This is a predicted structure of a 72-nucleotide RNA (transfer RNA) from a Gemmatimonadaceae bacterium.
[in-house]
RNA sequence: GGGCCCUUAGCUCAGCGGUAGAGCGAUCGACUCAUAAUCGAGCGUGCGCUGGUUCGAAUCCAGCAGGGCCCA
Numbered sequence: 001g002g003g004c005c006c007u008u009a010g011c012u013c014a015g016c017g018g019u020a021g022a023g024c025g026a027u028c029g030a031c032u033c034a035u036a037a038u039c040g041a042g043c044g045u046g047c048g049c050u051g052g053u054u055c056g057a058a059u060c061c062a063g064c065a066g067g068g069c070c071c072a
Base pairs, nucleotide, nucleotide: 001071002070003069004068005067006066007065010024011023012022013021018055027041028040029039030038048064049063050062051061052060
């Protein structure tokens, strides 16, 4: 220098045009002599950034940023 892939909740990931979700964790509560386990509840994110397309974008397109793999 070139090619490909990834970026969504604190962590790991799903969702691939029509109002953003799960598991784990954290918080509170129940249970227990107590702890763990288990059960319940509410909380939390607008999707890396900037533009574009569209009635509508996490999703499609372009650029930028960060990360990974391969080639030279």

Its mean pLDDT, the model's own confidence on a scale to 100, is 80. Rfam family: tRNA. NCBI's taxonomy places the organism under Bacteria, Gemmatimonadota, Gemmatimonadia, Gemmatimonadales, Gemmatimonadaceae.